[in-house]
Context: one part of a larger RNA
Molecule: small-subunit ribosomal RNA, 3' minor domain
Organism: Marinomonas sp. KJF9-15
RNA sequence: CACCGCCCGUCACACCAUGGGAGUUGAUUGCUCCAGAAGUAGCUAGCUUAACCCUUCGGGGAUGGCGGUUACCACGGAGUGGUCAAUGACUGGGGUGAAGUCGUAACAAGGUAGCCCUAGGGGAACCUGCGGCUGGAUCACCUCCUA
Numbered sequence: 001c002a003c004c005g006c007c008c009g010u011c012a013c014a015c016c017a018u019g020g021g022a023g024u025u026g027a028u029u030g031c032u033c034c035a036g037a038a039g040u041a042g043c044u045a046g047c048u049u050a051a052c053c054c055u056u057c058g059g060g061g062a063u064g065g066c067g068g069u070u071a072c073c074a075c076g077g078a079g080u081g082g083u084c085a086a087u088g089a090c091u092g093g094g095g096u097g098a099a100g101u102c103g104u105a106a107c108a109a110g111g112u113a114g115c116c117c118u119a120g121g122g123g124a125a126c127c128u129g130c131g132g133c134u135g136g137a138u139c140a141c142c143u144c145c146u147a
Stems, first nucleotide, its partner, number of pairs: 003110001005107001008103002011100001013097004018092003023087012039072006046066003052061003113134004118129004
């Protein structure tokens, strides 16, 4: 490259991240419960026990060991909540992308001035109603200023 301009939204295509999503998987954690190795501690009627005590010399007591049992408890298991991560048919919009589709909403009075609130409607930009603003052009009139 200056209206053969600029520019808006739907739709189509590609890619990107993201919200929802029956759920699924994993991590972590709270509570309730089950279970409870080893160890330590308590108790102990069973078995056992050189040193100490008693002895009628048979043994008895004390102590220790084993066993039993109770408490604490690691790992494990069950139920039910919290948090986080990954994944999930489908679904919502968003972003980006020289030459796709439909229209033409905005920018000039943009061809119905535009915009704001609100309600209704519509493939889409949008349209219509109500109220508001001038950040509207043009024409006419009025007031003031300058020539």